A computed fold for an 88-nucleotide RNA from Thioalkalivibrio sp. XN8, annotated as c-di-GMP-I riboswitch aptamer. The sequence was found by an Rfam model in a public genome assembly. The organism belongs to Thioalkalivibrio, within Bacteria. The coordinates come from a structure-prediction model, not an experiment, and the mean pLDDT is 89. Rfam family: c-di-GMP-I riboswitch aptamer. Rfam's curators write: GEMM was predicted in a large-scale screen for bacterial structured RNA regulatory elements.
This record gives sequence, structure tokens and C1' cells, in this order.
RNA sequence: CACUGAAAAAGGCAAACUCACCGAAAGGUGGGGACGCAAAGCCUCCGGUCUAAGGGACUCCAAAUCCUAAGAUAGCGGGGCCGCCAGG
Repeated sequence: CACUGAAAAAGGCAAACUCACCGAAAGGUGGGGACGCAAAGCCUCCGGUCUAAGGGACUCCAAAUCCUAAGAUAGCGGGGCCGCCAGG
């Protein structure tokens, strides 16, 4: 240092499921729990995906249905920032 993760060590994170709480939902936070992870550390800038409260369409009015992200996902991919150990 713009590279590499075969072996080793110190450690780290924690899917499904489950309990509590928050949320309209997607989902999140905390406890338990480990499928996995060398950035599964942090950031929604780009693409994707999920949800549709509010708003809009439809309707005589409503319901139902449809559209919509300002919501969510960093453990979907790209990008940005930072970092442990070992090797080179």
C1' cells in the first nucleotide's frame, strides 16, 4: 500500500425461529438463539426489491380495487468512508 484470505491466533457480528416493545405495513430495537459473514462496521448517492399510512384514480357517497415513497432493506448488487489479524 490500489493486493491476497490457504493456514493460525486474538476476538467480532448474528439468519430462521422465539419473547417483549415500537410501527399502518414493510420493517426496526432489546433478550434468547446460530444459518451464515473478512467488512454481516458505517452511509440510501445509483440500480433493484418490499410496504402503501398519507395522497391520487375510480365511485352519487362509500367499500373494494388500482397507482404512488417522503417509509424500509447496507445480510440484494454497485459506489463512498473507516478498520482487526495474517500473508505478500